A computed fold for a 249-nucleotide part of an RNA from Candidatus Uhrbacteria bacterium GW2011_GWE2_46_68, annotated as large-subunit ribosomal RNA, domain VI. Its mean pLDDT, the model's own confidence on a scale to 100, is 88.
[in-house]
Context: one part of a larger RNA
Parts: sequence; structure tokens; C1' cells
RNA sequence: CGUCGAUGACUGAAGGAAUUCAUCCUUAGUACGAGAGGACCGGGAUGAACAGACCUCUUGUGUACCAGUUGUUUUGCCAAAAGCACAGCUGGGUAGCGACGUCUGGCUCGGAUAAACGCUGAAAGCAUCUAAGCGUGAAGUCGAUCCUAAGAUUAGUCAUCAUUUGAGACCCCUGCGAGACGAGCAGGUUGAUAGGCCGUAGGUGUAAGCGUGGUAACACGUUGAGCCGAGCGGUACUAAUCGGUCGAG
Repeated sequence: CGUCGAUGACUGAAGGAAUUCAUCCUUAGUACGAGAGGACCGGGAUGAACAGACCUCUUGUGUACCAGUUGUUUUGCCAAAAGCACAGCUGGGUAGCGACGUCUGGCUCGGAUAAACGCUGAAAGCAUCUAAGCGUGAAGUCGAUCCUAAGAUUAGUCAUCAUUUGAGACCCCUGCGAGACGAGCAGGUUGAUAGGCCGUAGGUGUAAGCGUGGUAACACGUUGAGCCGAGCGGUACUAAUCGGUCGAG
């Protein structure tokens, strides 16, 4: 820009993806074979690699969430803190994102066939799968399965709304399950969208101060304390104000 207004939901032309393999048990030590050996077909189990999804578990990260700790500077000093030293170093770790974790997938069925195997059958009184005709038959092929999909310009379908001054959309703003930017999605006071606050999950691991004991280092009590980013729930305290633009001969 088109599909001659819009919103929502579909159809599916077409395109893409997938299609894997192994071992074991059983059938059965059966068929076959002198023996050695050893099946087809069918049923079941386990796994490998691959693919998709997810974060309950396990595990990794988690640059400032908690604690410990070295040196040094500062807050007048003690105590307690803060800065710097790779995040100073060390031990842990929520959310998120991951795999080494968890779950799922390859199934099955149908059509036409290849090689091959057949039926009927003449040319050629026989024979012959082929010449007419009819079958069986593959991880291959076309469907079926999963995903995208009406720019499928052949531009589809359905429902609702609008064409009664107007349905809807955008600008703007709060944001994240989204994201390079656009876009998408959740919201904009008739409001839980983000922040704050409250509660809670979870993390760290018993704060400071004070008391008691000890010469002291320190220990114990108050105390599973104090602190805490992203999680969950609640709450209009703050900010989403007021508005504007486009929009169908």
C1' cells in the first nucleotide's frame, strides 16, 4: 500500500517439521540342520542419540541477598559501621535463565506403486505374471500426525458493532509474561499496570543494644534473631492527569 469501515473467531491453498537405531525377554532352543548352530512372523521391556516443552526434584549461574574474614582509611575514641583492595577473599543463595535435571515425541492407519511374487490368459490347441484384464508388495511416494499459513492479488468464511456525528484505532502515560528499535501483550482512576507499604513464601543463619559468666580471647541469654533483589497475595499512598489526532465513495 492492497484486500473499499472495524473488532473478534475460524477455514486451509500452500510451505515446513518429524519419520531413527540398539539391546534384552518371549514365541523357541521351536521351524531348519547329520551336527555345529539357529530363525522369519508376532508380543513385551529397557535404552541411545535426536527433537520439543518446563523448572517440582538434582545441579549451575545468580556483580552486592545474607553471613564470615584479611589489610588499610574514615566516621573524635570504645563499640558499631562505611569506603577501597578482581564482586578484596571465602561459605551459602530467592526469582529469572539454563542442563548435568524432569516430562513428552517417533505410534497407528489408508491410497497408488518399485524390485519381486502371483491369478486368469492368448498371440503360439501346449506353456507363459502380460499382450487385454486382475492382485500382493518397501524406512521410499501421496495422505494421515505436528507447526506456520488468506499478499491464497483467486486477497476466503462466520459472528458482532458502526455508517442516527461516528464503531474502532492511534498519540500520550504505567509496565513486562514481550523486546535491538518498531512490534506484541497487560493496564490507564468504572484502575492492582509499576513503585511504595503490609503480609507471606524463600534466602542467610541467632543482628545491634543490654544482661550474665570469664583476667581475657570469648561464651550464653534476650533470639530461629536481625537483615533481605526479582516470587505470591493484599492495599489507591505515588504515578498511569487533562486531553488530542485519525477514522467508512
Description
It matches the Rfam family "Bacterial large subunit ribosomal RNA". Its family is annotated with ribosome and structural constituent of ribosome in the Gene Ontology.